[in-house]
């Protein structure tokens, strides 16, 4: 120069004056309350306010409600092999395959001797294989070869062999090569592949050595299926609680367990919520978390332990903004709605480490 | 916010248990009819099957992502 891995940062920075949305402290009014307190409004003051992907809703949790989620079936998923975790389809280390010179990088990567099925068109044959050209024995022919006879024979027809050679397909039932044969074929050898056994490393996936088969067993499982683990259902508009309105009206007799079954639970002072009627406020869930940062150990790492520091948005018509002055002049993706691990997607660019290929010196 | 659903000619639809020329009805263009339009009739054109990768001998169809549009749901 080029490339290939990991990681970090990432629409401004600062100041000043307004603005907006929780948090907390004083003051002050107002209202409950015997009283300590407690709401609510103002107002001064302090200090917080969007990301790495907040998105896509493609995986798993965690919570919540059905019942404390129990047994079978159906129905989903996931699919070398071994750690890792609360969980995973995620990560992390290896095998094996394919691409790269090469660092690397990519892979839904069990099972097709347990069944079934699918393979259009082409083409002779497409799934216990097949003869259309071709090649070869064999037998019929007899053109012609001879002056003739005998012999030899071409075109052609008949029964056969044959999968090395053309041709068709995506795929034609081991490859190269030497003997072999009428022509040929694993019919035989020799390497290479397949398959079955043993022996050795390795926790394995699997690698290596030997040895024996004589090649039988093609494709397709992002076709059904087998195997092997794994999953109950729905989703914060989950739910829980307070106050308030309304016709405690009409129906139904058995309801619920939200795919089915049993089996459990309730049930007339009751349950259901199909029709009618009526609210459209308020409080919680709501952000202290498997949370983040530093160090050390254990571990190739994912991840783990200890120790220590930190608190970092919580709305309910939904909050980040404006104006000017200095800097810089830099402009990408894109804006929280219960929260987390993580996957995929967008995305102007700056940086940091490591590691391979050229070339020069 | 949370569940789910569909995108095939200008429109509405079929095909989507994988098979090669993706079809059908309106529409549109040209022709014939007719004095002219309408109606009828004949005949054509018009598709990156949303878009990207991938399984597979072969993808509208099957599997991943991505872009659009749309219904529910105190």
């Nucleotide at each position: 120069g080029g490339a290939g891995a990991u990681g970090u940062c990432g629409a401004g920075g600062u100041g000043a004056u307004c603005a907006c949305c929780g948090g907390u402290g004083g003051c002050a009014c107002g209202u409950c309350g015997c009283a300590a307190g407690g709401c609510g409004u103002g107002u001064c003051g302090c200090g917080g306010g969007a990301g790495g992907a907040a998105a896509g809703u493609c995986c798993g949790a965690g919570c919540u409600u059905c019942a404390c989620a129990g047994g079978g079936c159906a129905g989903g998923g996931u699919g070398c092999u071994g750690g890792u975790u609360a969980a995973c389809g995620g990560c992390c280390a290896g095998u094996c395959g394919a691409g790269g010179u090469a660092a690397c990088u990519c892979g839904c990567a069990g099972g097709a001797c347990a069944g079934u099925g699918c393979a259009a068109c082409a083409g002779a044959a497409a799934g216990c294989a097949a003869a259309c050209c071709g090649c070869c024995c064999g037998c019929c022919g007899g053109c012609g070869a001879u002056c003739g006879c005998a012999u030899c024979a071409a075109a052609g027809g008949c029964a056969g062999g044959u999968a090395a050679g053309g041709g068709u397909g995506a795929a034609a039932g081991g490859g190269u090569g030497c003997g072999g044969u009428a022509a040929g074929a694993g019919c035989g050898c020799a390497c290479c592949g397949c398959u079955c056994c043993g022996g050795u490393g390795g926790u394995g996936a699997c690698a290596u050595c030997g040895g024996a088969g004589g090649c039988u067993a093609g494709g397709u499982a992002a076709a059904c299926c087998c195997c092997a683990c794994c999953c109950g259902a729905a989703g914060c508009a989950a739910g829980a609680c307070c106050a308030g309105a309304c016709a405690g009206g009409g129906g139904u007799c058995g309801u619920g367990u939200g795919g089915c079954c049993c089996g459990c639970a309730c049930g007339a002072u009751g349950a259901c919520u199909c029709c009618g009627g009526g609210u459209u406020g308020g409080u919680c869930g709501c952000u202290c978390g498997a949370g983040c940062c530093c160090a050390c150990c254990a571990g190739c790492a994912a991840u783990g332990g200890u120790g220590g520091g930190c608190c970092u948005a919580g709305a309910u018509g939904a909050a980040u903004g404006a104006u000017c002055g200095c800097c810089g002049c830099a402009u990408a993706c894109a804006g929280a709605a219960c929260u987390c691990g993580g996957c995929u997607u967008a995305c102007c660019g700056a940086c940091a480490u490591c590691u391979c290929c050229g070339c020069c010196g | 916010g949370c569940a789910c659903c569909c995108g095939u000619a200008g429109c509405u639809c079929a095909g989507c248990u994988g098979g090669a020329u993706a079809g059908a009805g309106c529409g549109u263009u040209g022709g014939c009819c007719u004095c002219c339009g309408g109606a009828g009739c004949c005949a054509a054109a018009g598709g990156u099957c949303a878009g990207a990768g991938g399984u597979u001998c072969g993808a509208a169809u099957c599997c991943u992502c991505u872009c659009g549009g749309g219904u529910g749901c105190g």

Background
Model confidence (mean pLDDT): 76 of 100. Predicted 3D model of RNase P RNA and transfer RNA as a complex of 435 nucleotides. It holds a member of the Rfam family "Bacterial RNase P class A". By type it is a ribozyme. From the family's description: Ribonuclease P (RNase P) is a ubiquitous endoribonuclease, found in archaea, bacteria and eukarya as well as chloroplasts and mitochondria.